[in-house]
RNA sequence: UAUAUGGAGAGUUUGAUCCUGGCUCAGGACGAACGCUGGCGGCGUGCCUAACACAUGCAAGUCGAACGGACUUUUAAUGGAACAAAGCUUCGGCGGCGGGAAAUUAAGAGUUAGUGGCGGACGGGUGAGUAACACGUGGAUAAUCUGCCCAUAAGUUGGGGAUAACACUCCGAAAGGAGUGCUAAUACCGGAUAAUGUCACUUGGGAGCAUUUUCGAGUGAAGAAAGGGGCAACCCGCUUAUGGAUGAGUCCGCGGCCCAUUAGCUAGUUGGUGAGGGUAACGGCCUACCAAGGCGACGAUGGGUAGCCGGCCUGAGAGGGUGGACGGCCACACUGGGACUGAGACACGGCCCAGACUCCUACGGGAGGCAGCAGUGGGGAAUAUUCCGCAAUGGGCGAAAGCCUGACGGAGCGACGCCGCGUGGGUGAAGAAGGCCUUAGGGUUGUAAAGCCCUGUCAAGUGGGACGAGAUAGGACGGUACCACUAGAGGAAGCCCCGGCUAACUACGUGCCAGCAGCCGCGGUAAUACGUAGGGGGCGAGCGUUGUCCGGAAUUACUGGGCGUAAAGAGCACGUAGGCGGAUAUGUAAGUCAGAUGUGAAAACCCGGGGCUUAACUUCGGGAAUGCAUCUGAAACUAUGUAUCUUGAGUAUAGGAGAGGUGAGUGGAAUUCCCGGUGUAGCGGUGAAAUGCGUAGAUAUCGGGAGGAACACCAGUGGCGAAGGCGGCUCACUGGCCUGUAACUGACGCUGAGGUGCGAAAGCCAGGGUAGCGAACGGGAUUAGAUACCCCGGUAGUCCUGGCCGUAAACGAUGGUUACUAGGUGUAGGAGGUAUCGACCCCUUCUGUGCCGCAGCAAACGCAAUAAGUAACCCGCCUGGGGAGUACGGCCGCAAGGUUGAAACUCAAAGGAAUUGACGGGGGCCCGCACAAGCGGUGGAGCAUGUGGUUUAAUUCGACGCAACGCGAAGAACCUUACCAGGGUUUGACAUCCCUUGACUGCUAUAGAGAUAUAGUGUUCAGCUUGCUGACAAGGAGACAGGUGGUGCAUGGCUGUCGUCAGCUCGUGUCGUGAGAUGUUGGGUUAAGUCCCGCAACGAGCGCAACCCUUAUUCUUAGUUGCCAGCAUUUAAGGUGGGCACUCUAAGGAGACUGCCACGGAUAACGUGGAGGAAGGUGGGGAUGACGUCAAGUCAUCAUGCCCUUUAUAUCCUGGGCUACACACGUGCUACAAUGGUUCGUACAGAGGGAAGCAAAGCCGCGAGGUGGAGCCAAUCCCAGAAAGCGGACCUCAGUUCGGAUUGGAGUCUGCAACUCGACUCCAUGAAGCAGGAAUCGCUAGUAACCGCAGAUCAGCAUGCUGCGGUGAAUACGUUCCCGGGCCUUGUACACACCGCCCGUCACACCACCCGAGUCUGGUGCACCCGAAGUCGUCGGCCUAACCGUAAGGAGGGAGGCGCCGAAGGUGUGCCCGGUAAGGGGGGUGAAGUCGUAACAAGGUAGCCGUAUCGGAAGGUGCGGCUGGAUCACCUCCUUU
Repeated sequence: UAUAUGGAGAGUUUGAUCCUGGCUCAGGACGAACGCUGGCGGCGUGCCUAACACAUGCAAGUCGAACGGACUUUUAAUGGAACAAAGCUUCGGCGGCGGGAAAUUAAGAGUUAGUGGCGGACGGGUGAGUAACACGUGGAUAAUCUGCCCAUAAGUUGGGGAUAACACUCCGAAAGGAGUGCUAAUACCGGAUAAUGUCACUUGGGAGCAUUUUCGAGUGAAGAAAGGGGCAACCCGCUUAUGGAUGAGUCCGCGGCCCAUUAGCUAGUUGGUGAGGGUAACGGCCUACCAAGGCGACGAUGGGUAGCCGGCCUGAGAGGGUGGACGGCCACACUGGGACUGAGACACGGCCCAGACUCCUACGGGAGGCAGCAGUGGGGAAUAUUCCGCAAUGGGCGAAAGCCUGACGGAGCGACGCCGCGUGGGUGAAGAAGGCCUUAGGGUUGUAAAGCCCUGUCAAGUGGGACGAGAUAGGACGGUACCACUAGAGGAAGCCCCGGCUAACUACGUGCCAGCAGCCGCGGUAAUACGUAGGGGGCGAGCGUUGUCCGGAAUUACUGGGCGUAAAGAGCACGUAGGCGGAUAUGUAAGUCAGAUGUGAAAACCCGGGGCUUAACUUCGGGAAUGCAUCUGAAACUAUGUAUCUUGAGUAUAGGAGAGGUGAGUGGAAUUCCCGGUGUAGCGGUGAAAUGCGUAGAUAUCGGGAGGAACACCAGUGGCGAAGGCGGCUCACUGGCCUGUAACUGACGCUGAGGUGCGAAAGCCAGGGUAGCGAACGGGAUUAGAUACCCCGGUAGUCCUGGCCGUAAACGAUGGUUACUAGGUGUAGGAGGUAUCGACCCCUUCUGUGCCGCAGCAAACGCAAUAAGUAACCCGCCUGGGGAGUACGGCCGCAAGGUUGAAACUCAAAGGAAUUGACGGGGGCCCGCACAAGCGGUGGAGCAUGUGGUUUAAUUCGACGCAACGCGAAGAACCUUACCAGGGUUUGACAUCCCUUGACUGCUAUAGAGAUAUAGUGUUCAGCUUGCUGACAAGGAGACAGGUGGUGCAUGGCUGUCGUCAGCUCGUGUCGUGAGAUGUUGGGUUAAGUCCCGCAACGAGCGCAACCCUUAUUCUUAGUUGCCAGCAUUUAAGGUGGGCACUCUAAGGAGACUGCCACGGAUAACGUGGAGGAAGGUGGGGAUGACGUCAAGUCAUCAUGCCCUUUAUAUCCUGGGCUACACACGUGCUACAAUGGUUCGUACAGAGGGAAGCAAAGCCGCGAGGUGGAGCCAAUCCCAGAAAGCGGACCUCAGUUCGGAUUGGAGUCUGCAACUCGACUCCAUGAAGCAGGAAUCGCUAGUAACCGCAGAUCAGCAUGCUGCGGUGAAUACGUUCCCGGGCCUUGUACACACCGCCCGUCACACCACCCGAGUCUGGUGCACCCGAAGUCGUCGGCCUAACCGUAAGGAGGGAGGCGCCGAAGGUGUGCCCGGUAAGGGGGGUGAAGUCGUAACAAGGUAGCCGUAUCGGAAGGUGCGGCUGGAUCACCUCCUUU
């Protein structure tokens, strides 16, 4: 010092927010596997699946000092064979000193099959079974055994009979076996001896919780032994007894899985008795009898799963998961059963039987069991060598040497894990090359490389070389570790990731494809998300992925959650078990607390040391081991015993209110029906109708009667009840509650799993009843349809009696009890006080019922003494959405159905509250030519023009509700032109750069449709530094040009629209957890967020207004080209002189500000009226368009990213087309006529334009026009006659003297050119059309309407467009309605924002599930049959060595028979899990299917709940209930002013 050390979050529901809640990620771990990659070493570790099957080898033997043999060998003795020599010989042999063989005996050494002993019950493997005293922990054994070992005491005597081996015979293929004969022992059996052992009896003293036990005394009975070695000492054995040690058996307390959709289980079951059995031992362990017990919601029984623990992983911990290696225990050994032997087994490498399988076989029979070590096949995603050695450690046997030992020690294989090392170090900027990117400058890779200078780990080579081994010998590992030397940067880097979480970004390719993905999500042409590359990040001999576990997850909450609305309070009560429980005193000590003792094995973990070079690893010491048991103590609290108390609870008594309940009776109003009277044509019903009723007399009205149901007013966020619920009146019976008093009991209390009872409506059964209402049903309407809403009818039902059902939005969506915690104000029922003559009023208090509100709580909404606050106790319930309150099973029910109540599969959400918007067939206020009131149109006709459609070679393209359609186009014959056909060109029609040449341009001719081609011709620019530059042109090469090709959904710019609507925001402050709110709302007012007042706001910005232009009045200045009052003159024209007064022109001023008055208003803002004024309340008009919306429009004005094209999608030319034409629509023109037409005459504008121009006069032409050319670069001249109007004349209501289309003819003008395809003129022709259906447009005053004039474009060509003036109205009560908009408020399931969202059937595809005639496997219960091995019992016919025996036999034993039990097997029947199945059923998910529109807004019939019924479907309807319904009105209460 070791328990002082320890706790991180993120993404994802929304437009945004807070909360709830799930899903997912970051961490650690692994006996792992897979992918890519792979240098070395150390230490570990390695069939998790088929307890599937196994070839082959090995894994348990040993002892000859237990025994008899056998064999080998040595020695000795006995023995004497073959054979040599001499010799003999009939030549066959004899003979043999010698020689020593075989054989025998004895002894020694050695080997050993068998008998015998000990060991094969250990060691090693596996985890199938087992939910159990199997395991863990602590006890008990007074209920036990224990070989070998240790200690102590005593003994080890004397006999007997067998038997294997062996021999012989026989059987068998084999395995093996049988018979006969012989033999030994430490094998077997009697006898003797023996106690402190055992048993029986008698008896004395102790101990213990009990059964019991202990110490003695006496008597009796039974009951042991084995030898071996050694010369010996002695050693090793053996027997008996006691004790120890070790090991084992048994019992008990406590502890550790899931399912109650397993609730009842049990017959040896529970207990007892039997000198019954059995065991080492207790015990129903077994047996006979007796009794009827025993277990179970504190979870029995059953089912599923599983070896248990020390530990291991994770975690801050508490916990959760796990049980591979190592260690302890258990179980098993092919499957099932059984015993034998033994100290120990019911025995892995023993036996018997049965079964399955494999093998051998001569077919008769036999053999076998790797879950020992290797190894094989198989299974599987997956797991190693048929290795070395007994050297070490340990084990068996042995006296020992020693033998055996796949235990073990080692090596091999595998990155499977942990740990260590290396793949080099230093220097090195020209920041090399290459790659990639680029804004083309550069950046990055990057000191990285190269280069230079070094080092030598690992690996390699050479040499040396251990510890592990003790007194001798003995080393598998191993020539290994280690050491020294040698050479040389050489041999040694990958994997994953780079959208966020999460560290790390660019390019290209791809184009909702290919693909990625842990979650959110990427990909539809500019992808940091796919693929590749460059670069970067992380880890590193590994890196990722997959799987599993813990964590994060406070997401099962003991530590440490919740239930008003998110999931969640049972519909309500009574009450059992249980849990919890008032005050005082005292005892006990179970809980509790303290100390001590024992235990908590070792290993592991933690701390401190040590050893391998370090580390991993290993070792020593300590800590820890939170526990259990025992002993001692304390006594506050809990518990328990005793005694007492009254405040909790109850009783008593005096009062009180009440739609509390049940039964009986009774009353009036109303509806309907019946009868009668009066009376006549309708009634009724609706949005409007119709069905229906009525001349057979309805409705209406009067009188009488019948019957059923419900009880107006009173009536009230009033009363009562536990809830459901209860409403005329009277009576009877009856429950509860409140208040006062404080007499009595004395904790008698609270809650309440199961249980029991009550329980709206609907519904069911039986019997009644039936007036009204009224599911179903019929009819009428509505509608696209209408199985609905509306109407006319109407059956069950609604009512009563009896019995079921047991559910509701059964709601306060809020369980019960108790205590505490500011107030205020209503209301109902009591009591008390003060005051008073008295009643009110007032004050206090109790009980109930409302509202407001502080603290506090809450996600917010809200709750707030009637808590959702602060606490205590008890019960119920929740754990993502869907599937589903479904399926199956159980229980209940007559049924309908109720209750209990899953899973597969699927999604990343589902949800609550609040916010901002948007929307509403919600509300309020307000505005607008929005409606209304008016005037004139469109829609009908003809024509013009645009569009669609059609057609075409092409009819180029764009624009499509308002906000496309006389729009781009302010003007298509060619051009334009983008389209089509044909003909040409290819560095190009156009730009820049380079080179060469030259002026270029032009003109002429030919060919051609032309572009163009060919030929000819002519001429030669400028500058100067004098051979260059510049301009221009031609030729050439390549970079490039070009594109009205695509994308307006990649963009800029511009524009439209809401809308000239009054809005849109910000800073600071304040409020809110926050999104946000406030300001900006409110009261007034305005055209206006205009202004005033108020206000937690105060200010500010963009908008509004004003400033600008124009117009209306006037003044000043100026006076030509304008003007002419006065003057003069004249050809009579402001023409001229003159003038600048006026008009006018164009510069600058003035003027209008609610300034003044009155009234209203709030003393304000402002409004109404008036005066003055040219003009009056923004005087008229214009310009001016906030934040934003519509992916609005435009790539074809222009610009522009990307893509595409490049002898063509570019460019040139000719011709054609954009002008087509059954048709449809838009916008216009002209009309239909008399307010008109024609004709004659006559009057008055404004604003513009004019040089490639406007053009006068004059002349010609009917005219378009021609000719002409004065004048004018314009207040001068011209276009230029204004028209409607006015004054005459004609027409007289008609298809016309209206209307002018169409067509014929003849012309004019412009232009290279009027055919397709111009405009105009003249003559002729003279169509439709007689005022326009549904519908629809514009306009509020100099406006509408009517009338003409000019301009842009333009050679020419407007009915269009843009401007200009002339004439010049009618109407507006008003805001109910239509449309659009603004503000406030409300609801919302919408946020792509109602063109939203969304429900159900049907059709198709896929998936999982349920039912299912059956069918198949497995498991299991019960009954019965058969019954192996075997124990036990029994029998004694058969057999039999030991003992007895008077020898016959007996005792005992054996085989055998019988009996009980008994595995496998069989039969029948029941239950359970699972597979499969025709068919049936709903569910889920799918791309843009079909039918409707149920829900969300008052969702267009408010919705929802329960129930019944009906219908293609959502759903409709009836009855009862709820608000989780909008809106309006009323009532009541409260708050503010």
The RNA shown here (small-subunit ribosomal RNA) has 1537 nucleotides and comes from a bacterium. Its mean pLDDT, the model's own confidence on a scale to 100, is 83.